[in-house]
C1' cells in the first nucleotide's frame, strides 16, 4: 500500500451469483404435557430487520458506492 475472502437470533448456518411469499435450518432459551423427580420424548412459543451508512428501483439480506471490524495472500 495492492488484492481477495467473510459479516444473517445466545452459538453454528442456509438463502446472495438470478431483486419480490411471512428471512428458513439444527442446537440452546420459555411455556405446557407425558414421569414420584431427572434424562428423554411431544406440542407450542420468544428471539433478527441481516456488520454501519448512502444510493438504484414500485420493491433491496440479494444490485452499486463508501466506512467499519475479523482473516489469507503479496510488496
Nucleotide at each position: 500500500c495492492g488484492g481477495g475472502g467473510c459479516g444473517u437470533a445466545g452459538c453454528g448456518u442456509a438463502g446472495c451469483c438470478u431483486g419480490g411469499c411471512u428471512a428458513g435450518c439444527g442446537c440452546g432459551u420459555c411455556u405446557g404435557a407425558a414421569u414420584g423427580g431427572g434424562g428423554u420424548u411431544c406440542a407450542g412459543a420468544a428471539g433478527g430487520u441481516c456488520g454501519a451508512g448512502a444510493g438504484u428501483u414500485c420493491g433491496a439480506a440479494u444490485c452499486u458506492c463508501u466506512c467499519c471490524g475479523c482473516c489469507c495472500c503479496g510488496a
Model confidence (mean pLDDT): 82 of 100. Predicted 3D model of a 75-nucleotide RNA (transfer RNA) from Verrucomicrobia bacterium UBA1263.